A computed fold for a 532-nucleotide part of an RNA from an uncultured bacterium, annotated as small-subunit ribosomal RNA, 5' domain.
[in-house]
Context: one part of a larger RNA
């Protein structure tokens, strides 16, 4: 000079985009993962029809609002911290002939027979409360048996390719699937559309593993290691391996730093610099680790799971003292810490997940608003004219110069903001009717596309355009001895202060503190930490 997730003092008009680095400190209060009735029983509100009568009730039938349950699916994603971790965590670039993949695409082949149960509901008990027991009823795409077996998997036999390992195809034993719901049409037998279901191949994507290379400091850390290094049986696992366990051998690492120690999440990147480097890892994007501390598994396609369970610990709460309940490193907040970092705000209108056939529902993800010049950009706080160079100030050799076109006064604009008024985006699906295809026995049903119609905007009547008024309402802040650019007077007297270094001040101080006048940046300017 440059650069910051900064702070600080002082100023301050305005509009667009980014922000808890200290206590992985401890939380009051709301919210932050639901959803499907087209998978099931039960209860059934509005309304609608019928029938009765006492005219507003009853009773039957359709309907199905909300809410609990039971099934499914999500809840392992989407946000958050950066504590730990020098490691295959991460970049990079390979390898899995040692492997998984729910949902989504595609291909083949199939969905047949039966069954018993739990919840909800009733009952009956316990308990402050959290919640529980005991008995009864009942549905399923919930659970079970059994039938079948295209392929599948485990063995046996054989063949081809390859020969260490395997792939591929035959053949025989044995194993083990399955569920239906919504509609149309029916001569009631069934046709058929859609969504789903099982079994197996393919593929997409998504992670598991293992490998070679690269990235900190401390030799004042030299020597580490017993499941430790290999083999062999055997167990686990989706898999390979000392993963894990019997035996058996004695091995394996290491001055190319092994082991300890110390600091650290990697990386794309960002700062800086002519480069080489150096320094960092805020925000955005990939990976990874975590979820009060530690410790386990359970369910599933996936966790050993932030708003799941269990254990144990600490701390907080509630309690009828028997026993419970809870985890903000999720959005917002609050107390502490601290030099230091924001509202308990709007809406799911749009962008994306999640559920559902849809309609839609839900989303502190997101989208906007708010505070705070913290930072980065854009504008403006007027423009032309205008000398007797007015008045004041200051200087002064009293002539005079300097502030200074600078005001003043004339003419003109009005971004921005005020005030007052029109106009107005950011929206493309959805739904409904028509038509063309596809599928189908069908002009039903149901898919895709077109065309009309209709409905949705938090932000907000905001941005943006647009009409009127009227210089109106908008300048600091830091230096002026040399490095550095800009100099005079008072005033002080080694006081009192400056001060980044050199140094300034002791009676004529361009260096202190004031005028007055320069200089430089400007919504900012100095300080002050960092860092190149």
């Nucleotide at each position: 000079g440059g650069a910051c997730g900064a702070a600080u003092g002082u100023u301050a008009g305005c509009g667009g985009c980014g922000u808890g680095c200290u206590u992985a400190c401890a939380c009051a209060u709301g919210c932050a993962a639901g959803u499907g009735g087209a998978g099931c029983g039960a209860c059934g509100a509005a309304c609608c029809c019928g029938a009765g009568c006492u005219u507003g009730c009853u009773c039957g039938g359709g309907g199905g609002c909300a809410a609990a349950g039971c099934c499914g699916c999500g809840a392992a994603c989407g946000g958050g911290u950066g504590a730990g971790u020098a490691a295959c965590a991460c970049g990079u670039g390979g390898g899995u002939a040692a492997c998984c993949u729910g949902c989504c695409c595609u291909g083949u082949u199939g969905a047949u027979u039966g069954g018993g149960a739990c919840a909800a509901c009733c009952c009956c008990g316990g308990g402050a409360a959290a919640c529980c027991g005991g008995g009864g009823c009942u549905a399923a795409u919930a659970c079970c048996a059994a039938a079948u077996g295209u392929g599948c998997u485990g063995c046996u036999u054989c063949c081809a390719c390859a020969u260490c390992a395997g792939u591929g195809g035959a053949u025989g034993c044995a194993g083990g699937a399955a569920a239906g719901g919504a509609g149309g049409c029916u001569u009631c037998g069934g046709c058929u559309u859609c969504c789903g279901c099982a079994a197996c191949g393919g593929g997409a994507u998504g992670g598991g593993c293992c490998c070679g290379c690269g990235g900190c400091c401390c030799a004042u850390u030299a020597g580490c290691u017993u499941g430790u290094u290999g083999g062999u049986g055997g167990g686990g696992u989706a898999a390979c391996g000392g993963c894990c366990u019997a035996c058996c051998a004695a091995g394996g690492c290491u001055u190319c730093g092994a082991u300890g120690g110390g600091u650290a999440g990697c990386u794309g990147g960002u700062c800086u610099g002519a480069g080489a480097g150096g320094a960092c890892g805020a925000u955005c994007a990939g990976c990874c680790a975590c979820a009060c501390u530690g410790g386990g598994a359970c369910u599933g396609a996936g966790a050993c799971a932030c708003g799941g369970c269990c254990c144990a610990g600490a701390c907080u709460c509630c309690u009828a003292c028997g026993g419970g309940a809870g985890g903000c490193a999720g959005c917002a907040g609050u107390g502490g810490g601290g030099a230091a970092u924001c509202u308990u705000g709007c809406g799911c209108a749009a962008u994306g997940c999640g559920c559902g056939a849809a309609a839609g529902c839900g989303u502190g993800a997101c989208g906007c608003a708010g505070c705070a010049a913290c930072g980065c950009c854009g504008c403006g706080u007027g423009g032309a004219g205008g000398a007797u160079g007015a008045a004041g100030g200051c200087c002064c050799u009293u002539g005079g110069g300097u502030u200074g076109u600078a005001a003043a006064c004339u003419c003109c604009u009005u971004u921005u903001g005020c005030u007052a008024g029109g106009g107005a985006a950011g929206a493309a699906a959805g739904c409904g009717a028509u038509c063309a295809g596809g599928u189908g026995a069908a002009c039903a049903a149901u898919c895709u596309g077109g065309u009309c119609g209709u409905u949705u905007g938090a932000c907000g009547g905001u941005a943006c355009c647009u009409u009127c008024a009227g210089a109106a309402g908008a300048a600091g802040c830091c230096c002026c001895g040399g490095c550095u650019a800009a100099c005079u007077c008072c005033g002080u007297g080694c006081c009192a202060g400056c001060a980044g270094c050199c140094g300034c001040g002791g009676u004529a101080a361009c260096a202190c503190g004031g005028g007055g006048g320069g200089a430089g940046c400007a919504a900012g300017c100095g300080u002050u930490g960092u860092u190149c």

The full RNA is in RNAcentral, with records from ENA.